[in-house]
Context: one part of a larger RNA
RNA sequence: UUGGGCGUAAAGGGUGCGCAGGCGGUUUGAAAAGUUUAAGGUGAAAGCGUGGGGCUUAACCCCAUACAGCCUUAGAAACUGUCAGACUAGAGUACAGGAGAGGGCAAUGGAAUUCCAUGUGUAGCGGUAAAAUGCGUAGUUAUAUGGAGGAACACCAGUGGCGAAGGCGGUUGCCUGGCCUGUAACUGACGCUCAUGCACGAAAGCGUGGGGAGCAAAUAGGAUUAGAUACCCUAGUAGUCCACGCCGUAAACGAUGAGAACUAAGUGUUGGGGAAACUCAGUGCUGCAGUUAACGCAAUAAGUUCUCCGCCUGGGGAGUAUGCACGCAAGUGUGAAACUC
Numbered sequence: 001u002u003g004g005g006c007g008u009a010a011a012g013g014g015u016g017c018g019c020a021g022g023c024g025g026u027u028u029g030a031a032a033a034g035u036u037u038a039a040g041g042u043g044a045a046a047g048c049g050u051g052g053g054g055c056u057u058a059a060c061c062c063c064a065u066a067c068a069g070c071c072u073u074a075g076a077a078a079c080u081g082u083c084a085g086a087c088u089a090g091a092g093u094a095c096a097g098g099a100g101a102g103g104g105c106a107a108u109g110g111a112a113u114u115c116c117a118u119g120u121g122u123a124g125c126g127g128u129a130a131a132a133u134g135c136g137u138a139g140u141u142a143u144a145u146g147g148a149g150g151a152a153c154a155c156c157a158g159u160g161g162c163g164a165a166g167g168c169g170g171u172u173g174c175c176u177g178g179c180c181u182g183u184a185a186c187u188g189a190c191g192c193u194c195a196u197g198c199a200c201g202a203a204a205g206c207g208u209g210g211g212g213a214g215c216a217a218a219u220a221g222g223a224u225u226a227g228a229u230a231c232c233c234u235a236g237u238a239g240u241c242c243a244c245g246c247c248g249u250a251a252a253c254g255a256u257g258a259g260a261a262c263u264a265a266g267u268g269u270u271g272g273g274g275a276a277a278c279u280c281a282g283u284g285c286u287g288c289a290g291u292u293a294a295c296g297c298a299a300u301a302a303g304u305u306c307u308c309c310g311c312c313u314g315g316g317g318a319g320u321a322u323g324c325a326c327g328c329a330a331g332u333g334u335g336a337a338a339c340u341c
Stems, first nucleotide, its partner, number of pairs: 003313004007295002012309001014200004021193003025087006033080002035076008049065006090190001091187003094183005102176007109153001114148007124135002161168002205246006214240002219235004257308006265286009290297002314341003323334004
């Protein structure tokens, strides 16, 4: 393992693609594998079940009957499957439009911080609750001009947009993925889901080589304090940035798997179509039925149903031990038990 569940009580895989598998639109015909009807065979005896009976009762014993299953034969043809044919409402293609921080590469712009040089200028600056460490007469801070370098892109900016998720924000060019609307020309179920697998996957971390302005684990000093391995301050190294290669985890969250259908309204907003009414695709709020333990959810469902996958089964021990796999390592994945309450 049945059952019942998975927003917050244990429980949705971080995300996609996708083989096997599971499931699959409308219609005609064939066949009859599943299904179903009838008959036959088998189903040893004992036992079990049911209905009777015998020992005073019971246990025990006896009689009758029944059963699933399997096989054979003959039918049925609604449903599922198979084969053949057709269809267009699912799915896809084409054509015409459309929006976008979707991705990659290259170039480039201004503001600001820091540093360097020079001019002006002179005694403070900085920092805090208050201070001190620190910087400064070898001229700081301030101010002006010129230069260097790295990183991030104010305003626009918006419960706005795009992306499968992670995520994506100056501007321009090149390459490139997806999406939406309209037409209904084409294909004609080509679909949905998906164990294993493959790919992507924030931050931190790791390897090699660059880069290094600001910020800043570690570290040092100054404060605070009974102490202060902290909070505050002054410094400051990895790192943060780039290229290539690893890592593969997050409160990877909507704590809500994917797909399909159905089920009151109202209102805002983004992108299309339409003369309009309205309609399609997103994104918010309010709210009915319904649902929920409640909170709440409510056409973007947590409502009513179907298909497929993942997961849960008291707390601790424990995401530990062990084995195996992966990894340079850090570690990750898989993942117990004793014992205890």
This is a predicted structure of a 341-nucleotide part of an RNA (small-subunit ribosomal RNA, central domain) from an uncultured bacterium. The RNAcentral record of the full RNA draws on ENA and SILVA. The prediction has a mean pLDDT of 86.